[in-house]
Context: one part of a larger RNA
RNA sequence: UUGACUUAAGGGAAUUCGGCAAAUUAGCCCCGUAUCUUAGGUAUAAGGGGUGCCUGCAAUGUAGAUUGCAGGUUUCAAUAACAAACGGAGUCCGACUGUUUAACAAAAACACAGGUCCCUGCUAGCCAGCAAUGGUUCGUAUAGGGGCUGACUUCUGCUCACUGCCAGUAGGUGAAAAUCUGUUUCAACGGGUCUAAGCCCUGGUGAAGAGCGGGCCUAACUCUGAGGCUCUCACGGUAGCGUAAUACCUUGCCGGUUUAUUGCCGGCUUGCACCAAGGAAGCAACGAGAUUCCAGCUGUCCCUAAGUCGAGCCAA
Numbered sequence: 001u002u003g004a005c006u007u008a009a010g011g012g013a014a015u016u017c018g019g020c021a022a023a024u025u026a027g028c029c030c031c032g033u034a035u036c037u038u039a040g041g042u043a044u045a046a047g048g049g050g051u052g053c054c055u056g057c058a059a060u061g062u063a064g065a066u067u068g069c070a071g072g073u074u075u076c077a078a079u080a081a082c083a084a085a086c087g088g089a090g091u092c093c094g095a096c097u098g099u100u101u102a103a104c105a106a107a108a109a110c111a112c113a114g115g116u117c118c119c120u121g122c123u124a125g126c127c128a129g130c131a132a133u134g135g136u137u138c139g140u141a142u143a144g145g146g147g148c149u150g151a152c153u154u155c156u157g158c159u160c161a162c163u164g165c166c167a168g169u170a171g172g173u174g175a176a177a178a179u180c181u182g183u184u185u186c187a188a189c190g191g192g193u194c195u196a197a198g199c200c201c202u203g204g205u206g207a208a209g210a211g212c213g214g215g216c217c218u219a220a221c222u223c224u225g226a227g228g229c230u231c232u233c234a235c236g237g238u239a240g241c242g243u244a245a246u247a248c249c250u251u252g253c254c255g256g257u258u259u260a261u262u263g264c265c266g267g268c269u270u271g272c273a274c275c276a277a278g279g280a281a282g283c284a285a286c287g288a289g290a291u292u293c294c295a296g297c298u299g300u301c302c303c304u305a306a307g308u309c310g311a312g313c314c315a316a
Base pairs, nucleotide, nucleotide: 001311002310003309004308005307006306007305008304010302011301014300019297027051028050029049030048031047036041038151052073053072054071055070056069057068058067059066060065074078087294088293089292090291091290092289093287094286098110099109114149115148116147117146118145119144120143125136126135127134128133152282153281154280155279157212158211159210162209163208164205165204166203167202168201171200172199173198178193179192180191181190182189213231214230215229216228217227240274241271252268253267254266255265256264257263
């Protein structure tokens, strides 16, 4: 100097991006237990008391052993050692148990039960293969495959103009072949007729891909604009939520929290640029998830010190 530890008066997060690290708590018995809730839970919630040894009695049929009651006794301290939760409150995300980047990411990502849409009547559909053939399946629509969403609760608005898909069809277009025909003949070539799919066309379809406006005026204080006019469009964002994991302005404004808060929580909300299965809003339980606060606790710090066991270096 360094590694791993031990202990520190007083203060107790003042440290720091952040309580990172460390400390606190801990077993068993008894008492007691809020809020919320999907009534199962939350819950070992929280919080409090006891715990050694000895003697006597009682109960468990006896012995053994255990439990209970009463009394005594030692220590500052009685779960020897080992082992063995820190707790509480708010918010976000994901329902949950699970899975994942073997060796920098464990998560809010993936999966999930549930929901919904599409294909498929079996020599099915989908997948592998040039094929034979094979898988799904020796299954049969309560089945199999594919897409999206992701427990549960309340819900899931408007638009079919574009793109896609589905269905239809009087008509238009529409290749080769076939047929008719022209260039004196043959051929090449040209023209006509007919015509499949497709396209045009007609309709449907949003838990298909997607999309969901602007200007002006207006109520007898002011403000606001229920209302009116107008342009445009397929329709002009409904419910709910909202400065949000989304808000540029922004440290928005108000309230709470602090001595002091770009934080957090609750409201408001004109939302640069939320919005309804690329799901919306809630939500008990759960989480080595993100974030804020409180109690306790501590060498994180004020402010360092002492010690133990190793290693390195220097000197002798």